c-di-GMP-I-GGC riboswitch aptamer from a Desulfobacteraceae bacterium, 85 nucleotides, folded computationally. Its mean pLDDT, the model's own confidence on a scale to 100, is 85.
RNA sequence: UUUGCAAAAGGCAAACCGCACGAAAGUGCGGGACGCAAAGUCACUGGCCUAAGUCUCUUGAGAUAGGGCGGCAGGACUGCCAGGC
Numbered sequence: 001u002u003u004g005c006a007a008a009a010g011g012c013a014a015a016c017c018g019c020a021c022g023a024a025a026g027u028g029c030g031g032g033a034c035g036c037a038a039a040g041u042c043a044c045u046g047g048c049c050u051a052a053g054u055c056u057c058u059u060g061a062g063a064u065a066g067g068g069c070g071g072c073a074g075g076a077c078u079g080c081c082a083g084g085c
Base pairs, nucleotide, nucleotide: 001084002083003082004081011036012035016031017030018029019028020027021026034071040077041076042075044074045073046072047069048068049067050066053064054063055062056061057060
């Protein structure tokens, strides 16, 4: 510097269940493994979800401040093992 077919040392943990938090999306912890070579970190760009509050009107809808998703794509930073150069 490049690759992740195989092996090995180790790592993470979807759905679902329990408890807690939240208006919600969702999050934390424990159990649990579908998967993952960055499924490590950062909401910077795009995307998606939510909408207690606020605004609007045709009164149950629309818009939105805000909140969330990194296991959605891109970007930035960092790193284990093994192989090639």